[in-house]
Order: sequence, then C1' cells, then structure tokens
RNA sequence: GGCCGGGCCCGGUGCACGGGCGGACCGUGAAUCUGGUCAGGUCCUGACGGAAGCAGCCAUAAGCGAGCAUCGUCCGGUGCCGCCGGUGUCCUGGUCGCC
Repeated sequence: GGCCGGGCCCGGUGCACGGGCGGACCGUGAAUCUGGUCAGGUCCUGACGGAAGCAGCCAUAAGCGAGCAUCGUCCGGUGCCGCCGGUGUCCUGGUCGCC
C1' cells in the first nucleotide's frame, strides 16, 4: 500500500418504548320534532271490544365522558435491539506484496 472482516458514524427498514388521534367496548344521553310498553285520562261502540296516546319506564340516535386492556394510524435528538445499504482524514484484526 492492496484485499477481506469487525467497531464507530450516517441513512433506510422492522420491532419495542413514549405520546397524539380515531375505532371498538363501557357509562351517560331526547319536555316535543326516535322506537317500544303505555298507569291515569280522552275518543269510538247498544255491548263485546277497539283507536289514538300524556306522564312514567325500557332501549337507543346525535352528542358528551372514562380508563387497565384491544384494533388502526401519525409523530419521535427514546433504544443501540434485529436486518439491509453507504462509504468515511477514524479505530482494530487477518492476509498478500513492496521498502
């Protein structure tokens, strides 16, 4: 000095971690313009019975709320964990050649 390998550095990617957002789950949730059931009362009927239906109750829409865990997505001066690549005024090992 050449070649090969390793470390360090840089980039990409995957994974983990942290955070944001959204979904799913849960809770709450409509005087009336959602549904069901409709006490009372109202209406129809000779009667039997029927109709509509307030309050209440139940279930929910939009919305709102919550957090262990779950799914998706975005971000990262978090990792030195895996893989790939870059070629470097760096460090190191092997090998070959020359002085």

A computed fold for a 99-nucleotide RNA from a Phycisphaerales bacterium, annotated as Bacterial small signal recognition particle RNA.
The organism belongs to Phycisphaerales, within Bacteria.
It matches the Rfam family "Bacterial small signal recognition particle RNA". By type it is a non-coding RNA gene.
It was read from a public genome assembly, where an Rfam model found it.